Transfer RNA from Cucurbita maxima, 72 nucleotides, folded computationally.
RNA sequence: GGGUCCAUAGCUCAAUGUUAGAGCAUUUGAUUGUUGAUCAAGAGGUCACCAAUUUGAACCUAGUUGGGCCCU
Numbered sequence: 001g002g003g004u005c006c007a008u009a010g011c012u013c014a015a016u017g018u019u020a021g022a023g024c025a026u027u028u029g030a031u032u033g034u035u036g037a038u039c040a041a042g043a044g045g046u047c048a049c050c051a052a053u054u055u056g057a058a059c060c061u062a063g064u065u066g067g068g069c070c071c072u
Base pairs, nucleotide, nucleotide: 001071002070003069004068005067006066007065010024011023012022013021026042027041028040029039030038048064049063051061
C1' cells in the first nucleotide's frame, strides 16, 4: 500500500427498514437466625463519529476514527 471483518447497557452478545432486547453483574423488596440460593420489581443505551437515501435508519450507501485477520 491492497483486501476483509468488527464497534449496541458495567461485561458477553442478539435485533435482515417502522417502540432497542437477553444472560451475567448492580439496586430494592419477599423468603432465611446470618450469608448464599430462590422469587418479584426497578435502574442502567444520544446503537463509535459525520453526512446521504427513505414517510421512517442500530440496520442501506459514502467518508472518518479505533481494533482483528490475510496478502504485498

Model confidence (mean pLDDT): 82 of 100. Rfam family: tRNA. The family's RNA type in Rfam is transfer RNA. Rfam links the family to the GO term triplet codon-amino acid adaptor activity.